[in-house]
C1' cells in the first nucleotide's frame, strides 16, 4: 500500500437485536478508642459517523486508534 483482529466505567473482563453485567479502584454510611479489614449503599461506561431494523453495544459501510501479517 494490501490483509486482517480489537475498541464496552479510572483500570480490568463480561454479556447480549430488547433494562449493559461484575471484580478492582473512587464518594457516602456503619463499626471501631482509632486505622485497617469486613458489612451496607451511592456515582459512573458502547471510539466517531451513516445505513439495515418497529428496536442496534451488537448486523453492514466508512473514518480514526491500536496490534498483528504481506509486500
Nucleotide at each position: 500500500g494490501c490483509c486482517g483482529g480489537u475498541g464496552u466505567a479510572g483500570c480490568u473482563u463480561a454479556a447480549u437485536g430488547g433494562u449493559a453485567a461484575a471484580g478492582c479502584a473512587g464518594g457516602g454510611c456503619c463499626c471501631u478508642c482509632a486505622u485497617a479489614a469486613a458489612g451496607c449503599u451511592c456515582a459512573g461506561a458502547a471510539a466517531g459517523a451513516g445505513g439495515u431494523u418497529c428496536g442496534a453495544u451488537u448486523c453492514c459501510u466508512c473514518u480514526c486508534a491500536u496490534c498483528g501479517g504481506c509486500a